This is a predicted structure of a 76-nucleotide RNA (transfer RNA) from a Gammaproteobacteria bacterium. The organism belongs to Gammaproteobacteria, within Bacteria. The coordinates come from a structure-prediction model, not an experiment, and the mean pLDDT is 81.
RNA sequence: UGGGGCGUAGCUCAAUUGGCAGAGCGACGGACUCUGACUCCGUAGGUUGUAGGUUCGAUCCCUACCGCCCCAGCCA
Numbered sequence: 001u002g003g004g005g006c007g008u009a010g011c012u013c014a015a016u017u018g019g020c021a022g023a024g025c026g027a028c029g030g031a032c033u034c035u036g037a038c039u040c041c042g043u044a045g046g047u048u049g050u051a052g053g054u055u056c057g058a059u060c061c062c063u064a065c066c067g068c069c070c071c072a073g074c075c076a
Stems, first nucleotide, its partner, number of pairs: 001072007010025004019056001027043005049065005
């Protein structure tokens, strides 16, 4: 430098291919317990990487950029 993949809650990942953004773990609160753990119930937590475009409507489609990973190439 070129090609490909990925970016969604604190972490790991979904979202049925454009139609109400979710799960598990974790955190917090409650029940249980003499206390804690386990278990059960509940609550909070989101600029869907950034900025634009298309559309009645975008996590999903298009463009540019940013970051990470892989492959190839160049220089040393």